The RNA shown here (Bacterial small signal recognition particle RNA) has 96 nucleotides and comes from Parvularcula bermudensis HTCC2503. RNAcentral holds the sequence, with entries from Rfam. Its Rfam family is "Bacterial small signal recognition particle RNA". From the family's description: The signal recognition particle (SRP) is a universally conserved ribonucleoprotein involved in the co-translational targeting of proteins to membranes. The coordinates come from a structure-prediction model, not an experiment, and the mean pLDDT is 77.
[in-house]
This record gives sequence, structure tokens and C1' cells, in this order.
RNA sequence: GGAGGGUCGCGCGGACGGGCGCCUCGCCAACCCGGUCAGGUCCGGAAGGAAGCAGCCGUAACGAGUUUCCGUCCCGGGUCGCGUUGGCUCUCCACC
Repeated sequence: GGAGGGUCGCGCGGACGGGCGCCUCGCCAACCCGGUCAGGUCCGGAAGGAAGCAGCCGUAACGAGUUUCCGUCCCGGGUCGCGUUGGCUCUCCACC
């Protein structure tokens, strides 16, 4: 100097585990979420219209369940594979 290994580091990719999302249930907003708005109120001569409390329905948020599947540029490693002009080290060959 060349070739081939081991190991660490680095890079890429795949699995796996966890978190979150999705899903289910609970709960769910005095008034500053949505819809529908009885009654009543307002405008109008009338026909009609307007705003809209309660109630009801649906949600945000929150709590729990579920990890079967799916999603996730979130986290994790003595998980696997590949790549290394990297560090250390081993073997063989060659040169001086």
C1' cells in the first nucleotide's frame, strides 16, 4: 500500500414498542358554540317579517375504553438490513 473481517460512530430504509389521531361510551358550555326555536317581545292597517329566552338536537373541550385495523415529518432502542475515502482493531498478501 491492497483485499477481507470485527466493533463503535454516522447516514438511509424496514419492522417492533409507546404516544397521539380514528372508533365507542360518558360528560358536555347560565351568558361570550351551531341548528331548530313553544311561549312571549318588536316592526306592520293587514298579509307577513325580525330578533330570540326556555326546551330539544348536534358539537368543542374534558374523562374513560379500545389497540382489531388504519393514519401519524411525535418518541424509543444491545431490533434488522444496506451504505461508509470516519475512529479503533484483527487476518491474509505485497512492498521497503